[in-house]
RNA sequence: AUUGAACGCUUGCGGCAGGCCUAACACAUGCAAGUCGAGCGGUUGAGGUAGCUUGCUACCGAUGGAGUGGCGGACGGGUGAGUAACGCGUAGGAAUCUGCCUAGGAGUGGGGGACAACUUAGGGAAACUUAAGCUAAUACCGCAUACGCCCUACGGGGGAAAGCGGGGGAUCUUCGAGCUUCGCGCUAUUGGAUGAGCCUAAGUCGGAUUAGCUUGUUGGUGGGGUAAAGGCCUACCAAGGCGACGAUCCGUAGCUGGUCUGAGAGGACGACCAGCCACACUGGGACUGAGACACGGCCCAGACUCCUACGGGAGGCAGCAGUGGGGAAUAUUGGACAAUGGGCGCAAGCCUGAUCCAGCAAUGCCGGGUGUGUGAAGAAGGCCUGCGGGUUGUAAAGCACUUUCAGUAGGGAAGAAAAGCGACGGGUUAAUACUCCGUCGUGUUGACGUAACCUACAGAAGAAGCACCGGCUAACUCCGUGCCAGCAGCCGCGGUAAUACGGAGGGUGCAAGCGUUAAUCGGAAUUACUGGGCGUAAAGCGUACGUAGGUGGUUUGUUAAGUUGGAUGUGAAAGCCCAGGGCUCAACCUUGGAACUGCAUUCAAAACUGAUGAACUAGAGUAUGGUAGAGGUGAGUGGAAUUUCCUGUGUAGCGGUGAAAUGCGUAGAGAUGGGAAGGAACAUCAGUGGCGAAGGCGACUCACUGGACCAAUACUGACACUGAGGUACGAAAGCGUGGGUAGCAAACGGGAUUAGAUACCCCGGUAGUCCACGCCGUAAACGAUGUCUACUAGCCGUUGGGAUCCUUGAGAUCUUAGUGGCGCAGCUAACGCACUAAGUAGACCGCCUGGGGAGUACGGUCGCAAGAUUAAAACUCAAAUGAAUUGACGGGGGCCCGCACAAGCGGUGGAGCAUGUGGUUUAAUUCGAAGCAACGCGAAGAACCUUACCUACUCUUGACAUCCACAGAACUUUUCAGAGAUGAAUUGGUGCCUUCGGGAACGCAGUGACAGGUGCUGCAUGGCUGUCGUCAGCUCGUGUCGUGAGAUGUUGGGUUAAGUCCCGUAACGAGCGCAACCCUUGUCCUUAGUUGCCAGCGCGUAAUGGCGGGAACUCUAAGGAGACUGCCGGUGACAAACCGGAGGAUGGUGGGGACGACGUCAAGACAUCAUGGCCCUUACGACCUGGGCUACACACGUGCUAAAAUGGUCGGUACAGAGGGUUGCUAUACCGCGAGGUGGCGCUAAUCCCAGAAAACCGAUCGUAGUCCGGAUUGGAGUCUGCAACUCGACUCCAUGAAGUCGGAAUCGCUAGUAAUCGCGAAUCAGAAUGUCGCGGUGAAUACGUUCCCGGGCCU
Repeated sequence: AUUGAACGCUUGCGGCAGGCCUAACACAUGCAAGUCGAGCGGUUGAGGUAGCUUGCUACCGAUGGAGUGGCGGACGGGUGAGUAACGCGUAGGAAUCUGCCUAGGAGUGGGGGACAACUUAGGGAAACUUAAGCUAAUACCGCAUACGCCCUACGGGGGAAAGCGGGGGAUCUUCGAGCUUCGCGCUAUUGGAUGAGCCUAAGUCGGAUUAGCUUGUUGGUGGGGUAAAGGCCUACCAAGGCGACGAUCCGUAGCUGGUCUGAGAGGACGACCAGCCACACUGGGACUGAGACACGGCCCAGACUCCUACGGGAGGCAGCAGUGGGGAAUAUUGGACAAUGGGCGCAAGCCUGAUCCAGCAAUGCCGGGUGUGUGAAGAAGGCCUGCGGGUUGUAAAGCACUUUCAGUAGGGAAGAAAAGCGACGGGUUAAUACUCCGUCGUGUUGACGUAACCUACAGAAGAAGCACCGGCUAACUCCGUGCCAGCAGCCGCGGUAAUACGGAGGGUGCAAGCGUUAAUCGGAAUUACUGGGCGUAAAGCGUACGUAGGUGGUUUGUUAAGUUGGAUGUGAAAGCCCAGGGCUCAACCUUGGAACUGCAUUCAAAACUGAUGAACUAGAGUAUGGUAGAGGUGAGUGGAAUUUCCUGUGUAGCGGUGAAAUGCGUAGAGAUGGGAAGGAACAUCAGUGGCGAAGGCGACUCACUGGACCAAUACUGACACUGAGGUACGAAAGCGUGGGUAGCAAACGGGAUUAGAUACCCCGGUAGUCCACGCCGUAAACGAUGUCUACUAGCCGUUGGGAUCCUUGAGAUCUUAGUGGCGCAGCUAACGCACUAAGUAGACCGCCUGGGGAGUACGGUCGCAAGAUUAAAACUCAAAUGAAUUGACGGGGGCCCGCACAAGCGGUGGAGCAUGUGGUUUAAUUCGAAGCAACGCGAAGAACCUUACCUACUCUUGACAUCCACAGAACUUUUCAGAGAUGAAUUGGUGCCUUCGGGAACGCAGUGACAGGUGCUGCAUGGCUGUCGUCAGCUCGUGUCGUGAGAUGUUGGGUUAAGUCCCGUAACGAGCGCAACCCUUGUCCUUAGUUGCCAGCGCGUAAUGGCGGGAACUCUAAGGAGACUGCCGGUGACAAACCGGAGGAUGGUGGGGACGACGUCAAGACAUCAUGGCCCUUACGACCUGGGCUACACACGUGCUAAAAUGGUCGGUACAGAGGGUUGCUAUACCGCGAGGUGGCGCUAAUCCCAGAAAACCGAUCGUAGUCCGGAUUGGAGUCUGCAACUCGACUCCAUGAAGUCGGAAUCGCUAGUAAUCGCGAAUCAGAAUGUCGCGGUGAAUACGUUCCCGGGCCU
């Protein structure tokens, strides 16, 4: 885009068209083929006429039924079952028939005998039928005649007919008629037209998992048969005929004009309309006839249905309606012969479910309508909202108009021309009868139809839905739901903020329809003729030879099959296209043209292809002479090695592995010397070397034999290429028969390894491997690349041959046949290929068409078997695959770094305690953190408070904020109840500003807006933080390369702590990181000297910078200097840099800190804070009491103290730094064993205080022990803080004196002022550190090095 559609929702009108695609299933009922009295005999008989015996006879006679006879029932109408066929379509042909029609000429004479109807008598339920008798004809049969005609032996022979009607003047008359004329008919015949039969060529679906078929089969002769040719039939004779150009068989199917689609070529289809065919319940058969083997005829058989008196009969809707059934699904038992057409008839006319109309259903196409203009308060309502508004929306309402269609009323063409009648003219005729033709006039005929069309009337009145809104694809928000419910054409949506589900608002698209489903074509170059491919995506047969076939070199003649052009015939009509015309337009109808790309006949042309004749040599081949070679087959020969056997020497192991064991060996192995046997394979040479079609071929010699190459001539004269089937060869394994068997070695046995180990490793070991003969026929049979031919830049090797040159060589150049490496153009998806093409072309063959199922099943063929070959489908998935890219990973590689390992020092893991976590418990043990990167973490400090948890008692505008209005200052004293919150009472007080209205602050009570939430979601978020990691990386612009993703830069060579720097370089630059700038520390200088300092001068003290003074030093705190690979030497690439050195307080980023790129982990935290959404609102909010967070079988992390002599205890002596202090630090003094108490100087601090530093040093003691170690635990007594130390604080004294004697597997930190060790201070804090953050004192060991473990960086 389309449909003979169906389904869902919806539906106002008209025109035109189409409407059982399924059960060729079965059918009730009605209708669908009759007609002619002008062929015939007869019958019924409305009515009329005549006669009269007025109810009879005769005659005429519209009309009806039956018979006989004629014509028609072979057309029209239906259906598509069968049919793969001369069935159909196209183009031809000869051996035929043809009623009615038409033309011509010739006839139509005279006889005869019957049968229906009818009558009578029977039979039967019926259908029907029997017998006898009568009768007519355009029924039937002879006779006569025979222009044509037929047959013939050319002599001859044969064969027809029917009458009827109208008119007519003479004549005859048996009153019937005859005669004549006209018309119709009849007979024989010749033509025509129409229709039909037959034959031929080529065309017409799929299957080869259908390859052979055929006996009347193929042909001939004789005979028969037909309208007609013919094995159409028959007898005889011959053995043919068809078939890979697909016979036969199987499946499917009516064919065509055309229809749908498509740019076309094609593909699919064959409803309606038209042509042909076939069929008529199923099968068979003939009869009649011009025509049938006959839809509404006959006979037989069968199935089914119906009637029956059981004896027997009847029927055929695939005609029109209609019924049942089937089905997703397809209409009325309608009207009329008015028109068109058909049958019969002289005609009137009769018949006609053909046809014309109407009815039903939106089935389709087309048309018009459902109103138009105005209308902002942008109404109400809805929806959304950032709360301002936005949107629905000029939409509605309102105002002003219009009236198509539908409705009512009135009017109203065309479809109708005829026939008939009248008049006139003409034909015919004797005729003005009859009859026919023409003209004029007249006249009646309409199913549709209450039609088309026109006019009037009333009133916006009666008339809009459907699908969609994540992308493709036009159109977005809210609510609900919460991987549920659901959606979905593909991708996919939904797990609490869904533009994707459902609803709503809004929007988009189409519109009396809109969607869905089904189906066809397109897109699909996705079967590729136009117009594809096969190295790696699917796809080159394993290789060759060769049949058919396809294709084929140069010149010339002929021919005209192909080819090209002209003409003629045909290609039905309809349809499509173009131009007109008619319905108001359109759909639709109609006229003309064009077209129908085809086929046939004929004329012409001769370039190309073909055919044929003649020639040629460039393709191909033959001959001659050479060359290289693991080419093949057969026979023979050889040495090295392994193994076994014999023997000598010789002794305890050998062998094997990662390590072992099984195995062999004292019965003498292994080792070593000599000898023998046997089988298999041929080291070195050996080479991207050679040969062969491929498989493949490797010691040497001989014999036979195939091919290739080179050189020069001679010969043949297209002999060529490819190759469906076919044939041959064809690794290894395997199979059969017979040999052989040294080594190796499936199966098998044993030993190991392992969770297991039917494996990898080891010890053995049989088929097999070898030979002969015969099968098998496959491999990653690979260059994953079919064969042949031609053409298309170069360079470098190598093998075989030849030529030329010379310097004769391990030479140079050229050429040819192979075999390799690189590379241009070109090709390719890229990788890559590139004269050995995967380039450019030609010829032929094979093969492919998404993945799996499956190279499988079934069938066939082959095989001894194994199996091979040929080769599907159901079903299932939305991918499978190739090449390249980026990142990541690897028990891949290279380079490098890090307390990563190693080298060291000290720990943890064992003990006791502290602290955190898990678990368990509990009314609650609030919550969070979870590998590194949770666990002395949030918490720089839970007795109450904190506090979020639990229990009990209370409050509800609230503990906290803003607003409103009322009364009151605020505030305060005291008492009672209560656990307290709170409740009840009570005392004092009356403030501040003021424009005198009031206002501000504050507390009590009230109303509602609201407060409040440590409730949930860190996976909705902001800000903050951890981690990789202070690792050296992460990117961009422009350019270049690539179809692209991307690459380059950023890789490479060096170097660095560093993407640090240098060099190179299709890159050149830049940004975020690195480094530096900042702080601190280490040296010096300048300035400034108080509270700090005191060298020199002076005073003073028992002593002290205590005092005067000083400004030198230390120090303080401000500013400078200083270090930059700057200098020298070496190495390096003349670089960057590195190594060493000098100077210097410091030397190669001096030490430390702050500083953390792009990003990763949906890392952490909604309980710091902020915040979207959700949730609670007399509670999930708030107050308060007590409790809990401190529990305790246990497990883990982090620490402290130890186990002791490098130590403990006692006594004495010395030296810091950095901090803090007025709710504070607190001196001297006194008291207490002590914690501490009393008391209070000084200090808002370089001034005073905390404040005694400790390890260290000098002495003493202890003597290796559960101790004079260790201090847990427990008892008693106290101190301090605080409202309060019971749950649950710290400290002191006395007493007690546990485990523990250096810690299993495992594991942590640290590279220098570091580890280790020693003490001091601070924050938090009323009190409460073994934690945390700081400070100084003492002060080491080790680093060979980068193999390994862990982490990281770069390249691949």
The RNA shown here (small-subunit ribosomal RNA) has 1356 nucleotides and comes from an uncultured prokaryote. The prediction has a mean pLDDT of 86. It matches the Rfam family "Bacterial small subunit ribosomal RNA". RNAcentral holds the sequence, with entries from ENA.